The RNA shown here (transfer RNA) has 72 nucleotides and comes from a Chloroflexota bacterium. It matches the Rfam family "tRNA". About the family: Transfer RNA (tRNA) molecules are approximately 80 nucleotides in length. The coordinates come from a structure-prediction model, not an experiment, and the mean pLDDT is 82. The RNAcentral record of the sequence draws on ENA.

This record gives sequence, structure tokens and C1' cells, in this order.
RNA sequence: GCGGGAGUAAUUCAGCGGUAGAAUGCCACUCUUCCAAAGUGGACGUCGCGGGUUCGAGUCCCGUCUCCCGCU
Repeated sequence: GCGGGAGUAAUUCAGCGGUAGAAUGCCACUCUUCCAAAGUGGACGUCGCGGGUUCGAGUCCCGUCUCCCGCU
């Protein structure tokens, strides 16, 4: 230099153009003599960044950054 993959909540990951979700973790409450477990509720996200297409983009297109793999 070329090709491919990944980037979404604190963490691990879903999400085939139409309200951004789950699990774990965190906070509060219920339960318990206490703890754990269980249950209920809550706080959490500039979807790596910048543009474009579209009535509408996490999703499609272009550029760019970081990481991983391969080729040279």
C1' cells in the first nucleotide's frame, strides 16, 4: 500500500429503512432476624467521527479514525 472483519448502555452483545433493546452490573423498594437468592420499579446511549441518499438512517452510500486478520 491492497482486501476483509469489528466499533451500539458501565460490561458482553442483539437490532435485514419506521419508538434503540436484552443479559450482567448500579440505585431504590418488597421479602428475610441478617446476608444471599428471588420479585417490582428506576437511572443510564452525542449508535466511533463527518458528510450524502430518503418523508424517515444504528441499518443504505462516500470519506475518515481505532483495533483485529490476511496479502504484498